[in-house]
Context: one part of a larger RNA
RNA sequence: CGCAGCAGACGUGAGGGAUUUGUUCCUUAGUACGAGAGGACCGGCAACAACGCUCCUCCAGUAUUCCGGUUAUUCUGUCAAGAGUAGCGCCGGGUAGCUGUGAGCGGAAACGAUAAGCGCUGAUAGCAUCUAAGCGCCAAGCGCCUCCCAAGAUUACGUCUGACGGACGCAAGUCCCUAAAGGCUCGAGGAAGACUACCUCGUCGAUGCCGGGUGUGUAAACGUGGCAACACGUGAGCUGACCGGUACUAAUUAGCCGUGAGG
Numbered sequence: 001c002g003c004a005g006c007a008g009a010c011g012u013g014a015g016g017g018a019u020u021u022g023u024u025c026c027u028u029a030g031u032a033c034g035a036g037a038g039g040a041c042c043g044g045c046a047a048c049a050a051c052g053c054u055c056c057u058c059c060a061g062u063a064u065u066c067c068g069g070u071u072a073u074u075c076u077g078u079c080a081a082g083a084g085u086a087g088c089g090c091c092g093g094g095u096a097g098c099u100g101u102g103a104g105c106g107g108a109a110a111c112g113a114u115a116a117g118c119g120c121u122g123a124u125a126g127c128a129u130c131u132a133a134g135c136g137c138c139a140a141g142c143g144c145c146u147c148c149c150a151a152g153a154u155u156a157c158g159u160c161u162g163a164c165g166g167a168c169g170c171a172a173g174u175c176c177c178u179a180a181a182g183g184c185u186c187g188a189g190g191a192a193g194a195c196u197a198c199c200u201c202g203u204c205g206a207u208g209c210c211g212g213g214u215g216u217g218u219a220a221a222c223g224u225g226g227c228a229a230c231a232c233g234u235g236a237g238c239u240g241a242c243c244g245g246u247a248c249u250a251a252u253u254a255g256c257c258g259u260g261a262g263g
Base pairs, nucleotide, nucleotide: 001152006162007161008160009159010158011157015149016148017147018146021049022048023047024046026044027043033038051106052105053104054103055102059100060099061098062097066093067092068091069090070089071086072085073084074083075082076081111143112142117137118136119135120134164262165176166175167174168173177260182257183256184255185254186202187201188200189199190198208246209245210244211243212242215238216237222233223232224231225230
């Protein structure tokens, strides 16, 4: 921009994309076969691998500051306690999130039309013949089914809902008045994200705060004991993203587009 007025939801699905192979075990069956050794076809069942999708309960990784330990040095006057710098200084752990090595699920079955192939009936051609008329069976393949995208499918679809003045004029339209439904800008945020887009919200309200969880591992100060290192009072103190509750505040004010019943 289009989809012969505008708008918001929800659908349909033309079409497109994706969509299995392999190994092993058990059974049939130690059967058929074979002198024996050995050892099936066909059919049934199970497990696993690869691959794909989703997820983070478990296992594992990360987690640049959640907790602790510790070295050197500078500073806070000093002790103690802290802060800065040294690749997060180094080291030990670790929530959420994100991940895989972890967890769950998937391919199916059935049906339809067929290929090669196997047939029935059957003439041309008194026979024969699956074929010429007619009728069957049959594949990991083709459709259908399943999942994803999808009306720029210009053949531009459907359903529901919402909104929209007077005068004149046959109408297109002109004048006056107006600016609907809805959308955008803007702002606060987000398991969404390069930007954009998308989702939620804009006082009927985030962060925050409170409580809990989780993690770390017994804070500081003081007291007691000990010559002292230190121990105890103490699962203490602290705790990003998690869960619940609560209520203060930031999302202000506003601007723009879109019209008036649709050749």
Predicted 3D model of a 263-nucleotide part of an RNA (large-subunit ribosomal RNA, domain VI) from a metagenome.
The coordinates come from a structure-prediction model, not an experiment, and the mean pLDDT is 81.